[in-house]
């Protein structure tokens, strides 16, 4: 230098004109009280000036909270959801740091492995020796281990050159072979009839203690066990720890308007109650009227508020490895309500196609400049994203 | 804007984690002069898509697209 991955930042600039929607001033009109001058912190606007106006993700709504109602939500059980430590935090499933484990790449011992620093990436990472399921197909045998060939050993038919060879049978054996994703440590030695943790040796493995470390876990320590205890918990389940439920169309407040109508279940115990239970509360017990549950009419469909100043932002300094947290100082930064944030031109930047020019460049034309677009609000995760800038990584190419 | 389902043959729909089916439709013979309709037999599939879990996933987790549905006040 190209290419291609990954993480971060950024997301066209300025300026005039017109339109749009909040706010705030003027002006106009109209309400409302008041007999009336007239007063109102009232309401309208094709009307004037001033000001402000989308994001990183406003999305997907998947997690966490504020706020708000609802049975004051107190306990218990079920349900769900979370899952290695340790820290941050209003909280999280979220972020940080660490430890374990997988992958890669360098170094050490002569080289393969192998171990053992490093360094980088990745991780849904409690418990499989409490219990129960399930591991299809293929294989003898799949979880109390099992005996198909094969290897050994003893019996017994046949053949026989008496070395044996075959068949059958009845133990023995998990060394080999062959099936699977998996086959019940592994390699060497001794052992044996073959064979085995059966014995040892070294590696692994489990337990206990010790010893660093808040701690997950480490350790060339020390001591015991010959090894029991395959895989699966993004099957059940089991431990630990959260966890009432609905959601701004919650909710509050003001007007308007009627038929608080019929029908069908339902009945002596029922509801409220929303997983259940305790606790709390209401109604009924009289064939016709309870409470409740389904339909199937009816009216009004108007305004006000929740409502943006908040775990705000932006610098500086300070405490921490960091997430983050302290303190100063400065900022003021949409709030619609079928739903505003638009277009139009000029100048620049970017790219793109043409044309000029030896070139540095210039000159034309584009309905070229990503994803995407607020809805109570905040803090995260995921996802989508042209072009620029910057960091890591791999590959290949050229120099030293 | 807040909630909640659901995507499997062409359609409507089944489907203990172990070669994915039915039913109507389609397509081919048979029967009829022909045509329905009968019988016979075939063919259907990226289990929406991407991952990860598991020896193996339609089915279990996350994640993504699409569609679907209820949610105003008197009450």
């Nucleotide at each position: 230098g190209c290419a291609g991955g990954c993480g971060g930042a950024u997301g066209g600039g300025c300026a005039a004109u017109c339109g749009c929607g909040g706010c705030c001033g003027g002006g106009g009109u109209g309400g409302g009280c008041g007999c009336a001058a007239g007063c109102c912190g009232c309401g309208c606007c094709g009307c004037c000036g001033g000001u402000c106006g989308a994001g990183g993700a406003a999305a997907g709504u998947c997690c966490g909270g504020a706020c708000u109602c609802c049975g004051u939500a107190g306990g218990g059980c079920a349900g769900c959801g979370u899952g290695c430590u340790g820290g941050c935090u209003a909280a999280c499933g979220g972020c940080c740091a660490g430890g374990g484990g997988g992958c890669c790449g360098g170094c050490u011992u002569c080289a393969c492995a192998a171990a053992g620093c490093c360094g980088g990436u990745u991780u849904a990472c409690g418990g499989a020796a409490a219990g129960u399921g399930c591991c299809a197909c293929a294989g003898a045998a799949a979880a109390u281990a099992u005996a198909c060939c094969g290897c050994c050993g003893g019996g017994g038919g046949c053949g026989u050159u008496c070395g044996c060879g075959u068949c059958u049978u009845c133990g023995g054996u998990a060394a080999g072979g062959g099936u699977g994703a998996a086959a019940a440590g592994g390699u060497g030695c001794g052992g044996u009839a073959a064979g085995a943790g059966c014995g040892c040796a070294c590696c692994g493995c489990c337990c206990c203690g010790c010893u660093g470390g808040u701690g997950a876990c480490a350790g060339u320590c020390g001591g015991g066990g010959g090894c029991a205890a395959g895989g699966u918990a993004a099957a059940c389940c089991c431990c630990a720890c959260g966890u009432g439920g609905a959601g701004c169309a919650a909710g509050g407040c003001c007007a308007a308007a009627u038929a608080g109508g019929g029908g069908a279940g339902g009945g002596a115990g029922g509801g409220c109650c929303g997983g259940c239970c305790c606790g709390g509360c209401c109604c009924g017990u009289u064939u016709u009227c309870a409470a409740c549950u389904c339909c199937c009419g009816g009216g009004u469909a108007g305004g006000c508020u929740g409502c943006u100043g908040g775990a705000g932002g932006c610098g500086g300094c300070u405490a921490g490895u960091a997430a983050u947290g302290g303190u100063c100082g400065c900022c003021g930064u949409a709030g619609a309500g079928g739903a505003a944030u638009g277009a139009u031109u000029g100048c620049c930047g970017c790219c793109g196609c043409g044309g000029g020019g030896c070139g540095a460049c210039c000159c034309g034309c584009g309905g070229g400049c990503a994803c995407a677009g607020a809805a109570u609000c905040c803090g995260g995760c995921u996802u989508a994203c042209a072009g620029u800038c910057c960091g890591c990584c791999u590959g290949c190419c050229g120099c030293a | 804007g807040c909630g909640g389902g659901a995507g499997u043959a062409g359609u409507u729909c089944a489907g203990c984690g172990g070669u994915a089916g039915a039913a109507c439709g389609c397509c081919a013979g048979c029967u009829u002069c022909c045509c329905a309709a009968g019988c016979u037999g075939g063919a259907u599939g990226u289990c929406g898509c991407c991952g990860g879990u598991u020896c193996g996933a339609u089915c279990c987790c996350g994640g993504u697209c699409u569609c679907c549905c209820g949610c105003u006040c008197c009450a």
The prediction has a mean pLDDT of 75.
This is a predicted complex of two RNAs, RNase P RNA and transfer RNA, with 475 nucleotides together.